[in-house]
């Protein structure tokens, strides 16, 4: 080069047109002599730049980036 898959909190993930959710980490608070474990709660995230739509993380198209696969 060609073709495919992917990109979503600090980390891994789920979410296939209508408020973006889980777990771990991180803070706080319980419990403890202290800590650890446990338990409560709380912040934090849709790569970019266009398009379609009354709305787009979802769909299209382009760029970046990573991965795979042919040659």
């Nucleotide at each position: 080069g060609g073709c495919c898959u992917c990109a979503u909190g600090g980390u891994g993930u789920a979410g296939c047109g209508g408020u973006a959710g889980c777990a771990c980490u991180u803070c706080g608070g319980a419990u403890u002599c202290c800590a650890a474990a446990u338990c409560c709660g709380a912040c934090a995230a849709c790569g970019g730049c266009g398009g379609u739509u009354c709305g787009a993380u979802u769909c299209c198209g382009u760029c970046u980036g990573a991965g795979g696969u042919c040659a």
Molecule: transfer RNA
Organism: Cognatishimia sp.